[in-house]
Order: sequence, then structure tokens, then C1' cells
RNA sequence: GGGCGCAUAGCUCAACGGCAGAGCAUCUCGCUUAUAUCGAGCAGGUUCUAGGUUCGAAUCCUAGUGCGCCCA
Repeated sequence: GGGCGCAUAGCUCAACGGCAGAGCAUCUCGCUUAUAUCGAGCAGGUUCUAGGUUCGAAUCCUAGUGCGCCCA
């Protein structure tokens, strides 16, 4: 220098162009003499950034940023 892939909750990851979710973690409650385990529940998101397409974008297109892999 060229090519490809990834970026979504604190972590690991889902999500036909049509309500943004799960598990774990945190918090609250129950259970226990107490802690742990276990059970129930709440909260937590500028979907990397900026544009574009669309009635509607996490999803499609363009550019950029970061990371990884391959080639040179």
C1' cells in the first nucleotide's frame, strides 16, 4: 500500500427494514440466626462517528475512527 471482518446494556452476545432483547453481573425483595446457594422483581442503551436512501434504519449505501486477520 491492497483485501476482508468486527463495533449493540458493566461483560459475553442476539435482533426479516416495523416495540432494541437474552444470559451473567449490579440493585431491591423473599429465603437463612447470618452468609452463600436458590426464587421473584426493578433498573441499566446517543446500537462507534457523520451523512444519504426510505413512510420507517441497529439492519441498506457512502465516508471516517478504532480493533483483528490475510496478501504485498
Predicted 3D model of a 72-nucleotide RNA (transfer RNA) from a Patescibacteria group bacterium. RNAcentral holds the sequence, with entries from ENA. Rfam family: tRNA. By type it is a transfer RNA. The source organism's lineage runs through Bacteria and Bacteria candidate phyla.